Description
Predicted 3D model of a 561-nucleotide part of an RNA (small-subunit ribosomal RNA, 5' domain) from a metagenome. The RNAcentral record of the full RNA draws on SILVA. The coordinates come from a structure-prediction model, not an experiment, and the mean pLDDT is 83.

Context: one part of a larger RNA
């Protein structure tokens, strides 16, 4: 000199863009952060319409005057329908997105290769199929236990839930032939056998058939379902090289090193096991100890290098601590399950509940780090045929001079060089064109009005054309017209109004180092980055005037180069 996720002191006008728990991976009240699908399924509350019955009964009618019938209305029960709350079965998603850096010196990361040793839901493309049956179970209801969390038993019912059967284009296994290859094998062809599937939903319809008159068969569109092939993207595994300090760590290892066989895995492999051999690593640093997430990058520097890894992006690891598996295409799973432990909470003492290293927020520790905000309008993700729903991802707003950048705090004129202050050789000098005063300007702030701007396209409705189709239904695609949707926000921006009005500090002034005098103090009080100042004339302390530097900042401290 430059830099910072900074902190502290004094000061502080506006805007834009960034950025903000670095310490205790310490403990957490409260709210929210993962749902969605009724076009998979049964059942169905409130409410509304409706069928029938009963009760009460003013009008009205009958009456032997005791009473009886009885429209409307009300109440209760009931039939059918609409409606869809809140639960439940089922599907997909909860493995993404978000957080943190504790652990890890490792194939963890970076880079370059490899898998003749592998997997892959959704997506794109393509081939074949989607036949025919069965038994349950939740919800519901009944009963029991419990303070609760919840648990147990009986009964009923559905499915794209579950289980057999059929078929097999194909897939897998077995066998044969050929080609290639150093080999385990790979590729192509063939054969008998074995094994291996499925689910429907929703629109429309001219004939024809069935019908319990609701509909169904049949035809057709869309979305699904099953078995394959190919692809994309994603993931798993292996290897070469690189990747901090200590040798005051010199030897280390027994599933250890290799082989055979078996098991296991999606897959290779001591991954696991039995047997056999006795190996493997190491001064090119094994083993041990310490420290640490790695990288693109960032800072500095002329570079070489050094330091660093916050925000953003890629990878990894973790989710109260330790262990474990289940489900699934994918996890050994942050807001899933089980066990153990520590801690907190509820309890009727029998037993239960919990996990902010998500967004806010709170306590603690600390020099130190924000709102318990708005919205799904956009971008993206999940579900859905779609409308849409959800989303503390995200987009916004708020707070903090924490950083960078821009703008302003006025401009021109103005000498009798006013007053005041300070200094003085008492003549004056300086503050100083500075002020006053005159004439202007109007950025920002203030205020008034305009401004439904852009971010917007999608979707929905209509029309036209084309495709599927027997079809002018229906549906898909393209074009066009109309219409709906904004948190930020009455914000940005524009125009007007008024008036210099509302907006300057901080550090230094002995040398390094730009900038000097007076007063006070008297080795005291104090200063200080280094040299050093202060003991009666201190340009070095304190105050004042003046001056210099930077400026909404300035200075100090810390850290790096």
């Nucleotide at each position: 000199g430059a830099a910072c996720g900074a902190a502290c002191g004094c000061u502080g006008g506006c805007a834009g863009c960034g950025u903000g728990g670095a310490u205790u991976a310490g403990g957490c009240a409260u709210g929210c952060a993962a749902g969605u699908c009724g076009a998979a399924c049964g059942a169905g509350a409130a409410u509304c319409c409706u069928u029938g019955g009963c009760u009460u009964c003013a009008a009205u009618c009958c009456u032997u005057c005791g009473g009886g019938a009885g429209c409307a209305a009300a109440g209760c029960c009931u039939u059918g329908g609409a409606g869809g709350a809140g639960a439940g079965u089922g599907g997909c998603g909860g493995a993404a997105g978000g957080g943190u850096g504790a652990g890890u010196a490792a194939c963890g990361c970076g880079u370059g290769a490899g898998c003749a040793a592998c997997c892959u839901g959704c997506c794109c493309u393509u081939g074949a199929g989607u036949u025919g049956g069965g038994g349950a179970u939740a919800a519901c209801u009944c009963g029991g236990c419990g303070a609760a969390a919840g648990c147990c038993g009986g009964g009923c019912u559905a499915a794209u839930a579950c289980c057999g059967a059929a078929u097999g284009u194909g897939g897998u296994c077995u066998c044969c032939c050929g080609a290639c290859g150093c080999c385990u094998g790979u590729c192509g062809g063939g054969a008998u056998g074995a094994u291996u599937a499925a689910a429907g939903a929703u629109g429309g319809g001219g004939a024809c058939c069935c019908u319990u008159c609701g509909g169904g068969g049949c035809c057709u569109g869309u979305c699904g379902c099953u078995c394959g092939g190919a692809g994309a993207g994603g993931g798993g595994c292996u290897c070469g090289c690189g990747u901090c300090c200590c040798a005051u760590c010199a030897g280390u290892u027994u599933g250890u090193u290799g082989g055979u066989g078996a098991g296991g895995u999606a897959a290779c492999g001591g991954c696991u096991c039995a047997c056999c051999a006795a190996g493997g690593c190491u001064a090119c640093a094994a083993c041990g100890g310490g420290u640490a997430g790695c990288u693109g990058g960032u800072c500095u520097g002329a570079g070489a290098g050094g330091a660093u890894g916050g925000u953003c992006a890629g990878c990894c690891a973790c989710a109260c601590u330790g262990g474990g598996a289940c489900u699934g295409a994918g996890a050994c799973a942050c807001u899933g399950c089980c066990c153990a432990g520590a801690c907190u909470c509820c309890u009727a003492c029998g037993g239960g509940a919990g996990g902010c290293u998500g967004c806010a927020g709170u306590c603690g520790a600390g020099g130190a780090u924000c709102a318990u905000a708005g919205a799904c309008a956009a971008u993206g993700c999940g579900c859905g045929a779609a409308a849409g729903c959800g989303u503390g991802a995200u987009c916004u707003u708020g707070c903090g001079a924490c950083g960078c950048u821009g703008c302003g705090u006025g401009g021109a004129g103005g000498a009798u060089g006013a007053c005041g202050g300070c200094c003085u050789u008492c003549g004056g000098g300086u503050u100083g064109u500075a002020a006053a005063c005159u004439c202007c300007u109007g950025u920002c702030a203030u205020u008034u009005g305009g401004g439904a701007a852009c971010a917007a396209u999608u979707g929905c409705g209509g029309a036209a054309g084309g495709g599927g189709u027997a079809a002018u239904a229906c549906u898909c695609c393209u074009u066009u017209c109309g219409u709906u949707u904004g948190a930020u926000g009455g914000u940005a921006c524009c125009a007007g109004a008024g008036g210099a009005g509302g907006a300057a500090g901080u550090c230094a002034c002995g040398g390094c180092u730009a900038a000097c005098u007076c007063u006070g103090u008297g080795c005291c009080a104090g200063c200080a980055g280094c040299c050093g100042c202060g003991g009666u004339a201190a340009u070095a302390c304190a105050g004042a005037g003046g001056u210099g530097g930077c400026g909404a900042g300035c200075g100090u401290u810390g850290u790096u180069c």